This is a predicted structure of a 73-nucleotide RNA (transfer RNA) from a Minisyncoccales bacterium. It matches the Rfam family "tRNA". Rfam's curators write: Transfer RNA (tRNA) molecules are approximately 80 nucleotides in length. It is annotated as a transfer RNA. The source organism's lineage runs through Bacteria, Bacillati, Minisyncoccota, Minisyncoccia and Minisyncoccales.

């Protein structure tokens, strides 16, 4: 410098045009429970990478931008 794939809670992930308030685990506050503490139990908690476009409607499709991987030179 070319193509290819990817970017979602604090982390790993589901979601593939419309009903869910963007879902689980884990973590993190709080309460129970315990003499504590761990375990377990409720209930909070927090995310679409940016900018444009198509569409009634976009996390999801379509262009650029950019951050990551990967190949070829």
């Nucleotide at each position: 410098g070319c193509c290819c794939c990817u970017g979602u809670c604090g982390u790993c992930u589901a979601g593939u045009g419309g009903u869910u308030u963007a879902g689980g685990a884990c973590g993190u506050u709080u309460g129970a429970u315990u003499c504590u503490c761990a375990a377990u139990c409720a209930a909070g908690u927090a995310a679409c990478c940016c900018g444009g476009g198509u569409u009634c409607a976009a996390a999801u499709c379509c262009c650029g931008g950019u951050g990551g991987g990967g190949g070829c030179a």